[in-house]
């Protein structure tokens, strides 16, 4: 762009205008108009005027057909209303075949005229006239009727034809009525339902059967094969889906049906109870002169309304078809066309080749490039489609007549010209980046996405799909085997009825033999056309149109078809099933009777103070004598031991003893009966405990109760009391996890081993067999698995019940049943995307088992009290920078803040910068000193050395950031934990997750060994290699030593190797030899797979964000050192194992050139002056302390402790005020061993001593790291606390117990239930009223056709009543829908309150 279809799914809601049914003058009178003829008149000689007889044309009435077709709608209807397939008791205009006929009369009436009512619609009176309008005679055929007999048409026209008509039979055909059979939506919370109801006789009506009306008889009829009632709905052919069975649905096309504003009724008519006729009641609109008229788009257009939504008030009878007419022809919103809609289906295009420096531009980027993208420009071409211009149609027959249409199509020119969007891009599901936002905006079918590096939001770029469309939305069907006929299940996921008789049904055992119902088989009819499906045709293809083929299915019929099953009839059988005789086991059941031991009460003796309970108490009895214990006595209830996965019963349940009645099984063995059977919807019987009624009983037990503990609270759990109940008559209730969570029944199909009751067999036994029941263990087979598994949950067949996601809920509401409690049937709204089964890995337990650890127990010795150092909260501050917070921060980062550091705070500066490259200017300048401002930073200014190239400035990229995020990371590192674990391959077993190995019996420090084993192997990990230490050799060293020793090397040497002893002859353990050293010799380094989003962005790197005259940089000062408190780690100490003087004695590792500093001298001393060695086994720090001799002190706030504070001094340093360290003198606080609680450590450890280094000018170090002196006790053991391994078992836990998770309250939404009532809706009944109309009456009234004897009859209209009767009014059960104070239950909602009920032994299973 072009073809072909389609086009109010809601309001059958109301309708304005037009237009959708007419037609015939060849039936019929009359009017009308037209011109032309013939006559007469006039006459201006053009003509006019009458009259007549013909023509031609029009139409208002009469009449004939026809308006019941055509065209809409789907309200109603669950019906013989539709489909199908049969069927008798019918009618049918016009058409057609055929046979006859068409004759004589007759009396009216519209139009018209007169008068006249009404606004109008529309009338009335009174003359006049026609017919194919009416009507009467005859006669045929018919038809009635047994006969007699009765009863019965016509019509003409004109244009003169083989014409149109009329009438009266036959016969078909078409249409229409009418009956069956079978088939056709839900609902039982609808179970009875029905008076013309169901049949008969008669009598009416009807085209025609018939209760279709009606009088009378008779009581039928329908219904669990679902009747009545309520809901919903026009039905088919067909469509749409689907592998098929089905499941939805019933637009257009076609058949049938209803309907025509709502209800009712007839009328003409062949034919209607009539969409565009009548009458009536209603309800609405309309005109009105108020008195009355009128209307009915669900026909085609159109309007309005409702809605999410559906079209022109078109053009045309040229095709087809229709009415009418003899025919021209007229009508014809049926139709044939056009218009509008991307509504749908289908074709067609929007160019096509070439074209790389792979152009700009746009995204992205590792900055190198990538893609968009040969896509574009650019060249060459081509016209389908589009504009223009010529021709120009078929469809038309049968002369004429083409709405479409100057359409299709043919043909000429022009020029790439006139044409691409929509949607998606996390999986499902084709197709990815940026960048914005930051659990916000928002997306989403599901599942989910977003909380600062979103392929999920929005935008962009790019892809992917589709393509004049794309995407959503809504509805059906299919994935769905997820209502399972095909084709599902019920032990634990949703399901077996608590059990059992038993009706109706459903299924049923051998053999014979008939019957053909069911079955198959053959053939006949039918299942409309149109879809559908094959093979073809015509449009340019297609899509659409059309032409011929056909199968399956279903019904219905014929057949002297066929006879297996199944039926059904008749005859038999014994196996299934019953009976019958003998015997047996039994806690089968109901009754009556007896018996003992314990409780308890109750009397009495004895006899004293306490008894009884618990975790531990307490209430509570008891001096009024309890409890104990011994005699008597009463009562009620249950029946030790035997006793047994032992028995018996349908189940539910039955337990001393004995006797009475009673049911049932089980074995055996003959007879008999001859399928008698299995299941079982309703139905009926039993049915634990509780728990109700009535009248009894009550000993112990014991719900409420009441106390006593308990706790935070205890309405609980333990106690001390105790009442209904528990027991028994007689009824009720009818539930239970009434479980083997497994319905009856029957038949097959490995085995083993127990045990009850029988029987055979055997020599009692033991063994073996065999029927009935009861357990376990198991094969094949099921099963999701777990398990079942001759007692099946296999195999298989019959019957029954019952399931279709959680939740709401076994709740509402009806209903039935109960005294009540309450049972039984038993939903929806709502609302989640789960809920649930079985098993696996883990974790976890107030689960068990075994076993490590300074875990505990045993020791020592400390912290916790005290002053003080340090850290850390906390508070304070301008700032007290920042980080670490349970173990695993808190003498940590910091191996050392007076400035610096320094990050913080005040204040003062500069802006490519303190610090890096790049570019360009550019010529003195960089360096040292020294003066002046100034707090410095800076600025300014001399002077000097040296020549080394580079400084300065500028702009513009960028520098910089201890600024954020450690939950974006790398790296590092802590911690379980130096516990002994943690995986691989291959196999193997399981459906799978997963197992197995890696458990199990030993042993070990240890998943180390060692030995079994469906496993065998292997790795990280432990050990062991590594480094320090202790013995020896042994070779080299000088500064050290000259023997030893001491340094640096190599070697040896220890492996459970030898011996005994346990032990499974093993590993391996216990000794004990030797040896320096003994079972890892002792210490170090070594940290598996992973856990903790464990710490670190501020050690160091990083990505993203964030700041760029500032969050960066520089200076000065100040703070990081603050002080009511509150931990934590230390250090001194509280003293006599000591404290001080005095003397004297013995390491080991380290450091040392901006350095360690010896000696001398000075100073009480820190120190200072001088210098000597020494770059270190050389010299120096360097004095070791405890210790040992000697003295003194003498139990006390001291000769103990030494904090605080005066005063004077030394050191370092630009500077010691905030804020250094030492030194002397003086002061001389607290504190006399530290509650609760809690740390360390098992041998050269602990505890004590002191001594070095790092960091550093100097030091707040008492810290840290190392070093050597001196050098203990104690473990008897795994009950306990704690952490951890291994194995097992529970689990509702997987963020894994700091888990999960209930229940009420309080709030918020939401949807439902109930309610005093209230407002409707249909609609059943019964009364009252009665409109039209049909039948029936009909004595009034009126009246042409026939007859008359002329008076009237027959007939015929009307008024009237009478029955039935729509709307209407009253009454009024039952059904329904809405609404309501209010009230309740339920859901449901990130962070409310109170509790801890369940999940582990959940802490009281």
């Nucleotide at each position: 762009c072009g073809g072909u279809a389609u086009g109010c799914u809601u309001a059958a809601c109301a309708c304005a205008u037009g237009c959708a049914a007419g037609u015939u003058g060849a039936a019929c009178g009359a009017a009308u108009u037209u011109a032309a003829c013939u006559u007469u008149u006039u006459u201006u000689c053009g003509a006019a005027a009458a009259a007549g007889a013909a023509a031609a044309a029009u139409u208002a009435g009469u009449a004939g057909c026809g308006a019941a077709c055509g065209g809409g709608u789907g309200a109603g209807u669950a019906a013989c209303g539709c489909g199908u397939a049969a069927g008798a008791a019918u009618c049918u205009a016009c058409a057609u075949u055929u046979a006859g006929g068409u004759a004589a009369g007759g009396a009216a009436u519209a139009a018209c005229a007169a008068u006249u009512g009404g606004a109008a619609a529309c009338g009335a009176u009174u003359g006049c006239u026609a017919a194919u309008a009416c009507u009467u005679u005859a006669u045929a055929a018919g038809c009635u009727g047994a006969g007699a007999a009765g009863u019965g048409a016509a019509a003409g026209g004109u244009u003169u034809a083989u014409c149109c008509g009329c009438c009266u039979g036959a016969a078909a055909a078409u249409g229409a009525g009418c009956u069956u059979g079978c088939g056709u939506c839900u609902g039982a919370u609808u179970a009875g339902c029905u008076a013309g109801u169901u049949g008969g006789u008669g009598a009416g009506g009807u085209a025609a059967u018939g209760g279709c009306u009606u009088a009378c008889c008779a009581a039928g009829g329908c219904c669990u094969c679902g009747a009545u009632c309520a809901g919903u709905a026009g039905u088919u052919g067909g469509u749409c889906u689907g592998a098929g069975a089905g499941g939805a649905u019933g637009a257009u096309c076609a058949a049938c049906c209803a309907c025509a504003c709502u209800g009712g009724g007839a009328c003409u008519g062949a034919g209607a109870u009539a969409c565009g006729g009548c009458c009536c009641a209603g309800a609405c609109c309309u005109c009105u002169a108020c008195g009355g008229a009128g209307g009915g788009c669900a026909g085609c257009a159109g309007u309005g309304a409702g809605g999410a939504a559906u079209u022109u008030u078109c053009c045309g009878c040229a095709a087809u078809g229709g009415g009418c007419g003899a025919a021209a022809g007229c009508c014809u919103g049926a139709c044939g066309g056009a218009g509008c809609a991307a509504u749908a289906c289908c074709g067609c295009g929007u160019g096509a080749a070439g074209g790389a420096u792979g152009a700009c531009g746009g995204c992205c980027u590792g900055u190198g490039g990538g893609u968009u993208g040969u896509a574009g420009a650019c060249u060459u071409c081509u016209u389908u489609u589009c504009u223009u211009g010529a021709g120009g149609a078929a469809g038309a027959a049968u002369u004429u007549u083409g709405a479409c249409g100057g359409u299709a199509c043919u043909u000429a020119a022009g020029g790439a010209a006139u044409a691409a969007g929509c949607a998606u891009c996390g999986g499902c599901u084709a197709a990815c980046u940026c960048c914005g936002u930051g659990c916000c905006a928002g997306c989403a079918g599901c599942c989910g996405c977003g909380g600062u590096a979103a392929u999920a939001c929005g935008g962009a770029g790019g892809a992917u799909g589709c393509a004049a469309g794309c995407g959503u939305u809504a509805u059906c069907c299919g994935a769905a085997a997820u209502u399972a006929u095909u084709g599902g299940g019920c032990g634990u996921a949703a399901a077996g009825c608590g059990u059992u008789u038993g009706u109706a049904g459903g299924u049923g055992g051998c053999u014979u033999u008939u019957u053909a119902a069911g079955u198959c088989u053959a053939c006949u009819g039918u299942u409309a056309a149109a879809u559908a499906u094959c093979a073809g045709a015509g449009c340019u293809u297609a899509a659409c149109u059309u032409u011929g083929a056909g199968c399956a299915a279903g019904c219905a019929g014929u057949a002297u078809g066929a006879a297996a099953c199944u039926a059904a009839g008749a005859a038999g059988c014994u196996u299934g099933a019953g009976u019958u005789u003998g015997g047996u086991a039994g806690a089968g059941g109901c009754a009556g009777a007896g018996g003992g031991a314990a409780c308890u009460c109750c009397c009495g003796g004895u006899g004293u103070a306490g008894u009884g309970g618990u975790g531990a108490a307490a209430u509570g009895c008891g001096u009024a004598g309890a409890g104990a214990u011994c005699g008597g006595g009463a009562a009620g209830a249950a029946c030790a031991c035997c006793a047994g996965u032992g028995g018996c019963g349908a189940a539910a349940g039955c337990g001393c003893u004995c006797u009475g009645c009673u049911g049932g099984g089980c074995c055996a063995a003959u007879a008999c009966u001859g399928a008698c059977a299995c299941u079982g919807a309703g139905a009926a019987a039993c049915g634990a405990a509780a728990g109700c009624u009535a009248a009894g009983g009550g000993a112990g037990c014991a719900a409420a109760u009441a106390g006593g503990a308990u706790u935070a609270g205890a309405u609980a759990c333990c106690c001390u009391a105790g009442u209904a109940g528990u027991c028994c008559u007689a009824g009720c209730u009818g539930u239970a996890a009434a479980c083997g969570a497994u319905g009856g029944a029957u038949a097959c199909u490995a085995a083993g081993u127990g045990u009850u009751g029988g029987g055979c067999u055997u020599u009692u036994a033991a063994a073996g067999u065999u029927c009935a029941g009861u357990g376990c263990u198991g094969u094949a087979g099921c099963u999701a698995a777990c398990g079942c598994g001759u007692u099946a949950a296999g195999u298989a067949u019959c019957c029954c019940g019952c399931c279709u996601g959680g939740g709401g809920a076994g709740u509402a509401u009806g209903c039935u049943c109960g005294c009540a409690a309450g049972a039984g049937u038993g939903a929806a709204a709502c609302u989640c995307a789960a809920a649930g089964g079985a098993a696996u890995u883990g974790a976890c337990g107030g689960g068990g088992g075994c076993c490590c650890g300074c875990a505990c127990a045993a020791g020592c010795g400390g912290u916790g009290g005290a002053g003080c150092a340090u850290g850390u909260g906390g508070u304070u501050u301008a700032a007290u920078u920042c980080g670490a917070u349970g173990c695993a921060a808190c003498g940590c980062g910091a191996a050392g803040a007076a400035c610096c550091u320094u990050a913080c705070c005040a204040g003062g500066a500069a802006u490519u910068g303190a610090c890096a490259u790049a570019c360009c200017c550019g010529u003195u300048g960089a360096c040292u000193u020294u003066u002046u401002a100034g707090a410095a930073a800076u600025a300014a200014a001399a002077a000097g050395u040296u020549g080394u190239a580079a400084a300065g400035g500028g702009a513009u990229a960028c520098a910089g950031g201890u600024g954020g995020u450690g939950c974006a990371u790398g790296g590092c590192u802590g911690u379980c934990g130096u516990c002994a674990g943690c995986u691989c391959g291959u196999g193997u077993c399981g459906u799978g997750a997963g197992a197995u190995g890696u458990u199990g019996g030993g042993u070990u420090a240890a998943g180390u060994c060692c030995c079994g084993c469906a496993a065998c192997g292997a790795g990280c990990g432990c050990a062991a290699c590594c480094c320090u230490u202790g013995u020896c050799u042994u070779u080299a060293g000088u500064u050290a030593c000259u023997u030893u020793u001491c340094u640096a090397g190599a070697g040896a040497a220890a492996c459970u190797g030898c011996c005994g002893g346990u032990g499974a002859u093993a590993a391996a353990c216990c000794g004990g030899a030797g040896g320096a050293a003994g079972g890892u010799g002792a210490g170090g380094a070594u940290g598996a797979c992973g856990u903790c989003a464990a710490g670190u962005c501020a050690g160091c790197a990083u990505g993203c964000c964030c700041c760029u005259u500032a969050a960066g940089u520089c200076c000065u000062g100040g703070g990081c050192g603050a002080c009511a408190c509150a931990c934590g780690u230390g250090c001194u100490a509280c003293a006599a194992u000591g404290g001080u003087g005095u003397a004297g004695a013995c390491a080991a590792a380290g450091a040392g050139a901006u350095g360690c500093g010896a000696u001398c001298c000075u100073g009480c001393g820190a120190a200072g002056g001088u210098c000597a060695g020494c770059c270190a086994a050389c010299c120096u720090c360097a004095a070791a302390a405890a210790c040992u001799a000697c003295a003194u002190c003498u139990a006390a706030g001291u000769u103990c402790g030494g904090a605080u504070u005066g005063u004077a001094g030394g050191c370092u340093g630009c500077a010691a005020c905030u804020c250094g360290c030492c030194u002397a003198c003086a002061u001389g606080a607290a504190g006399u061993c530290g509650g609760a609680a809690u740390c360390g450590c098992u041998a050269g450890u602990a505890a004590u001593c002191g001594c070095a280094g790092g960091u550093c000018a100097g030091c707040c170090a008492u810290a840290c790291u190392g070093c050597g002196g001196u050098g203990a006790a104690u473990a008897c053991g795994u009950u306990c606390u704690c952490g951890g391994g291994c194995c097992u078992u529970g689990u509702a836990c997987a963020c894994a117990c700091c888990g999960c998770c209930c229940a009420u309250c309080a709030c918020g939404c939401u949807c439902g239930a109930g309610a005093a009532g209230u407002u409707g809706g249909a609609a059943a009944u019964g009364c009252c009223c009665g409109a039209a109309g049909u039948c029936a009456c009909g004595c009034c009234u009126c009246u042409a056709a026939c007859c008359u004897u002329a008076g009237g009859g027959a007939g015929g209209a009307g008024a009237g009543u009478g029955c039935c009767g729509a709307a209407g009014g009253c009454a009024g059960a039952g059904c329904u829908a809405g609404u309501a104070a209010c009230u309740c239950a339920a859901g449901u909602g990130a962070a409310g309150u109170c509790g801890u009920a369940a999940c582990a032994a959940g802490g009281u299973a």
Predicted 3D model of a 1405-nucleotide RNA (small-subunit ribosomal RNA) from Bryopsis hypnoides. Lineage of the source: Eukaryota > Chlorophyta > Bryopsidales > Bryopsidaceae > Bryopsis. Its mean pLDDT, the model's own confidence on a scale to 100, is 83. The RNAcentral record of the sequence draws on ENA, Greengenes and SILVA.